The prediction has a mean pLDDT of 82. The part of an RNA shown here (large-subunit ribosomal RNA, domain I) has 534 nucleotides and comes from Pseudorhodobacter ferrugineus DSM 5888. The RNAcentral record of the full RNA draws on SILVA. Lineage of the source: Bacteria > Pseudomonadati > Rhodobacterales > Paracoccaceae > Pseudorhodobacter ferrugineus.
Context: one part of a larger RNA
Formats: sequence, structure tokens, C1' cells
RNA sequence: GGCGUUUGGUGGAUGCCUAGGCAGUAAGAGGCGAUGAAGGACGUGAUACCCUGCGUUAAGCUAUGGUGAGCCGGGAAUAGGCUUUGACCCAUAGAUCUCCGAAUGGGGAAACCCACCUGACAUUUUGUUAUAAUAGCCGCUUGCGGCGACCUAUAAUGAGGUGAACCAGGUACUUUAAUCCUGAAUACAUAGGGGUUUUAGAGCAAACCCGGGGAACUGAAACAUCUAAGUACCCGGAGGAAAGGAAAUCAAUAGAGACUCCGUUAGUAGUGGCGAGCGAACGCGGACCAGCCGAGCCCUGAAGAGUGAGUAGAAUGGUCUGGAAAGGCCAGCAAUAUAGGGUGACAGCCCCGUAUACGAAGCUCCAAGGGACAUAUUAAGUAGGGCGGGACACGUGAAAUCCUGUUCGAAGAUCGGGGGACCACCCCCGAAGGCUAAGUACUCCUUACUGACCGAUAGCGAACCAGUACCGUGAGGGAAAGGUGAAAAGCACCCCGACAAGGGGAGUGAAACAGUACCUGAAACCGGACGCCU
Repeated sequence: GGCGUUUGGUGGAUGCCUAGGCAGUAAGAGGCGAUGAAGGACGUGAUACCCUGCGUUAAGCUAUGGUGAGCCGGGAAUAGGCUUUGACCCAUAGAUCUCCGAAUGGGGAAACCCACCUGACAUUUUGUUAUAAUAGCCGCUUGCGGCGACCUAUAAUGAGGUGAACCAGGUACUUUAAUCCUGAAUACAUAGGGGUUUUAGAGCAAACCCGGGGAACUGAAACAUCUAAGUACCCGGAGGAAAGGAAAUCAAUAGAGACUCCGUUAGUAGUGGCGAGCGAACGCGGACCAGCCGAGCCCUGAAGAGUGAGUAGAAUGGUCUGGAAAGGCCAGCAAUAUAGGGUGACAGCCCCGUAUACGAAGCUCCAAGGGACAUAUUAAGUAGGGCGGGACACGUGAAAUCCUGUUCGAAGAUCGGGGGACCACCCCCGAAGGCUAAGUACUCCUUACUGACCGAUAGCGAACCAGUACCGUGAGGGAAAGGUGAAAAGCACCCCGACAAGGGGAGUGAAACAGUACCUGAAACCGGACGCCU
């Protein structure tokens, strides 16, 4: 040095587990905000820090209701307290709620700086009133009653002045309404300007919705019309849904009867450098149904329902093994409850629960009643034409229909529009005003439940103090990291060592090769012992 057997170290795979995720179902909710939001900064505990809670009343204050023996949140303990005169906790309603932030008095490099007005408070001057004391006067029973100027003090109240600091309220912009003062061209006026009071808006938020703008990569095997696609993205706006909506509609000799959504018609008719591609409608079958010119709005709100802290809630013993019984054996019981979880191994009957039966206040829904508003009147620079575009499945085409930048421009129900150029006949309808539930779309969020979903390189990026540490000037990017044990019983005491680290005894424990580098503990990699070979 090699091989073999064996025993360790390192390492953290595997197995098992789940505190977290993922995907849904059914309900609910679908907003919060100048009464200051979302999100933060800084504080706040007896005790330094972080998380959570809270806001100078600061892990909290008040009230009502529930509950009933413990409690003072977690990491994490010690001291000191609270509590059957009902704490802690839970529900509901209030109070407080620093500073920043739409941030709104002005500024600003967010959580800071600088103001003004008014008030409160303090002080002072003065007026009025009341009370007390007193010179004096009157009555006079000689020590009592009444009146009472000036002055003083106190209190209340009115008016004025001052105030370094502290405290409270107000002071942004635009808009609505009222009112006051001003005030042009232009005489009266009006517009406009200013003040006071009042009303609303502003910002945030996951998707869904409507509108205004609007790409490119790509495909066409190149590329220009075309496609991608009215997609991504930007902007505006709204609601719990939005949009649309009661025929100037379709249809075709028969008829239908608002809109929305789904299936089909149908990859059909069409459209298309007739390429790539794009792609209907009528009709039929369903979901849902509702019509109108205020359907509705506001206030009060019975009974009931929902939500909801919570209340009651059945039934088991023995023995064996074992550290431990829920396991084995024997013998019972409950079940409108054998969903589920926990308990020292696998529990219907040990615990929490479950079925079932109840449940206050507040809030929500809803009847009836009352109130306010409204109750329009047939739509002209419109329909239509020309030019240029756009939307319609339809790329200018034979191109109807719809929208309109520009330019012309009707009729008046004896009228007008449409039925895919256009004309006639026939049929259908009445534009240029408006509203409208349901069926439909979505899920930041709440509750309950489910899974031939994952099980720590998986599942959300994040099971763990994660949008953290860290990286970047910034926009932004973005981790790793779970498991002692049933219970800390987390190794008193002794020894080696440096009053270490680490280890050896002892002790706990079922187990310590379960020792806070902790379940199991693979492999790579590195040793020891023994045997053989060289």
C1' cells in the first nucleotide's frame, strides 16, 4: 500500500410526521376614506430586544350580555400583583386614538420645520349686583334695631387691555347652496372679484365591467395588404355586479315578439395577397322572465328569519403484556351522537366535541304606516347625400346596415325608416328623450366543509419573526432555514482539562449511539482494530 471482516467519524438521503400551502364546493360580504382611510413612523410593560396588542386613558378605559376559577399576550423568566364584591377570556356598543400619509394653515429631504385667528387659562382696568366691616344719622328700652356716603375685601357677571411658554378649535383647492360687500365694457344692470356659513369631491383596494387611446414580437415557413389584436399596456369611470334592454327588430306569404347568458345551427353561409387565416346570422333547445315614464327613494320598524358570545348534551369495567393501554382476552352499554381531534401504542362509552334541542343585545332582511320628489309629450343642423375614415364575420367589393371629421341638407303619420346595390308591389316597424330586476362575470376577504392534491429540493417566494436577510444608485431582484422526550424529568454531585471547549463517572428516562450540534441516520469522503498478501 492492497483485499477481507468489523467498528467509528463526517454527512443529512430515506422512512414516518405536520404547524403550512394548493384546488374547490356552499353560504356570506363585495368596499374603506375629510367623523381623516389603506399603509406606516415613534411610543407604550416592573425589567434590555423582537413579534403581537394598544395610543400620553397607550398588552389598555366604560357599559351591557355570556362564562365561572383562574389570571397578568408570545419568545421566556423573575419580582410584584389581580380574582366568587365574579377577575382573565368571549360577543356587542361606546370612549381615547401622538405624528406622517389624499394630508387639506404655509413649507418640506414623509413621520419634521414655521405660522396666524379665536377660545380656554393667567393677570390687570372698569361697570353692575350681593355679602362683610366702618365714620355718621335716626328710633332709642343704653345696648339693641334700622338707614347708610367714601373706602376696603370677597364672590358672581358684563366690557376692555396684556400675556413668554403650554392646551383646544379653526385656517388647502375645486364644487353646491344661501347671504353680505364690491364691481367692468355700458346709464340702470350683469359678468367678474372678495368675505361668511353650507354641500360634495379628492386617496386606497385582488379580479370582474364600461368607455377613450393603442403596440410589437409572432404567423403568413421571406414580406408590404392581412395576422398577432382591438390582445398587452396607458388613461377615465362605476357597481356588487357592470353593460344591454322593451323594435324606425327579425322573418317571408307562415309567423315571432325587450335584453342578457348557455347549447346548437357551424367551422356552415361567407370573407380572405380567395394565402395565412378570420368567421356569423335566421331558426331550434334551455337559464331567467317585467315592463315602463317613476317601477323606485327616505323615516319608523311589529312578528318572524338570519347572524351570533354561549347553554344542555348518551354510554365501561376487569384482567394480561408493557415505561405508559386506547392493544390482546373476558363481560357490558349508548347511538337522531361510530364527523373529527386529543390523551404516555390503535378509545363510540377518558377529554374536547358530534346528532339534537335552545340562545340575549347589536346588526341585516322583511309587512303595514307616514313623508318628500316625480308624473315628460312625439324629439332638425336631425334622417339622408358627397368626400375621408371606422365598426359590422364582411379587407370597397354589387356593399346594404351602424358611427362621424368635413360639407350639403328633408318630410311632418295623406308622413317616415327597414326588409344586403337599386326600382315596384307586398310585409314589418315609428329614429333623432329617458329608466328598468332576474338569469351572466369575478374573489383582496369571512364562515363551514371537501380532495385517487403536496408533504419540507415538494406545496405559495415564504410551515421557521419572509417579501425577511442579502444584492442593486434605482426601478427591481430575492434566499436558506421544520422534528429531543410521554413529560424537561434539559444531566445535582465527583473527576481530567485552562475556574475552557470537550470528555469520563454518577443520576433522569422505556431509550442518552433520544444530551438543546438532539427521531430515523443511506451514500460519497476520512479513520481505528483484527486477519491475509506484498